[in-house]
Context: one part of a larger RNA
RNA sequence: CUGAGCGUAUAGAGCGCGUAUGCGGACAGGGAAGUCUGGUGUGAAAUCACUCGGCUCAGACGAGGACCCGCAUUGCAGACUCCCUGACUUGAGUUCACGAAGAGAGGCUGCAAUUCCCUGUGUACCGGUGAAAUGCGUAGAGAUCGGGAGGAACACCGGUGGCGAAGGCGCCCCUCUGGAAUGGCACUGACGCUGAGGCGCGAAAGCUGGGGGAGCAAACGGGAUUAGAUACCCCGGUAGUCCCAGCCGUAAACGAUGGGCGCUAGGUGUGGGAGGUAUUGAUCCCUUCCGUGCCGCAGCUAACGCAUUAAGCGCCCCGCCUGGGGAGUACGUCUGCAAGGUUGAAACUC
Repeated sequence: CUGAGCGUAUAGAGCGCGUAUGCGGACAGGGAAGUCUGGUGUGAAAUCACUCGGCUCAGACGAGGACCCGCAUUGCAGACUCCCUGACUUGAGUUCACGAAGAGAGGCUGCAAUUCCCUGUGUACCGGUGAAAUGCGUAGAGAUCGGGAGGAACACCGGUGGCGAAGGCGCCCCUCUGGAAUGGCACUGACGCUGAGGCGCGAAAGCUGGGGGAGCAAACGGGAUUAGAUACCCCGGUAGUCCCAGCCGUAAACGAUGGGCGCUAGGUGUGGGAGGUAUUGAUCCCUUCCGUGCCGCAGCUAACGCAUUAAGCGCCCCGCCUGGGGAGUACGUCUGCAAGGUUGAAACUC
């Protein structure tokens, strides 16, 4: 250097931007580094392998060619790779139009409900469970009417609907902002793909400082259950959950399926766009592009299943795996306020 793999058996990094690297469309001309082929020089001897030879044979020995798979130099070829030059538009991008959407950030507002407070009516329970009890209530509860406070979340619409790279994102309105799809005249002219390091984003919980606190609720207290009950059930209840600023950097971060490009039967829903036909119109039908589902052929797969949104057929680049346990542990590094994270063994054992 070489093998076989990564949906579920070990294995796709949580996601993106991007440096180096690797790889890269179609045409013409030039060069000739890779590549092909020849010459020359060198590649010591011994050894290995082969053919002979002399010791009766063999080991050992002698001779010969071969080999030394390579390097240097000098010619030739020019398909492919590469380099240079010119030109191209299909890849990529710019521009214009279009309208859709829980996309992001900041701000404002509204309503139902829970809880609490005040007033009225009203009187003995209420609450809770499998059944109870703890709990609440004659200092007037629960129920009910009216008023007020405060925090959090946005029923219906709502949809294998939409948006976002992922995490994720639902009341209404305003401001600012990113991306994608479709259609078209024009423009640039390979500007592309991937991406070791690096940088950024990253649910929940947790941490620091400050605020807030209605409901819920780890811990905790009590009541039950039980042989016990450090639980499941019930009554309470603090961190937390919320906001601002900063950290943490993990997850069943999942489609358990990295990204890009091309190719390979169809059928049927649904979201967005464009075109066509019919129609006064609403609207229906057809074609097509992008997204999102289901079913299904070939093919693939250990099977399950996947099947134009591939796990099919190919190419390019990255990441990762290599029997179970020990162990995602120890030690060391880096990182963090800490909790921890990241990288990541061995002895031993089966």
Molecule: small-subunit ribosomal RNA, central domain
Organism: uncultured bacterium